[in-house]
């Protein structure tokens, strides 16, 4: 000064963990006045019948749980590969002076 490497560090995949949500199962649900169907009551009718329409039943909106991705995501890893550099360390060979 050249030339093989090692390793960090970068980018880029793969992979694992983590998180997060979507799905699922599930609990309680309109204490604000959300739907349904509305016993009794109530109106309307001479009747027949009819109509709002509480409760109570079923449901949703909404809370909560439990699970949980094949979906997202990073200041994720004693993981794995690649790739690249006028990069940081650093080792071997060869030349020079």
């Nucleotide at each position: 000064u050249g030339u093989c490497g090692g390793u960090c560090c970068c980018u880029c995949c793969g992979c694992g963990a983590c998180g997060c949500u979507a799905g699922u199962c599930u609990g309680c649900a309109a204490a604000u006045c959300c739907c349904g169907c509305c016993a009794g009551g109530c109106c309307c009718g001479g009747a027949a019948g009819g109509g709002a329409g509480c409760a109570a039943c079923g449901g949703u909106a909404g809370c909560g749980g439990a699970u949980g991705a094949u979906g997202c995501g990073g200041g994720u890893g004693c993981c794995g590969g690649a790739g690249u550099g006028u990069g940081g360390c650093u080792g071997g060979c060869a030349g020079g002076g």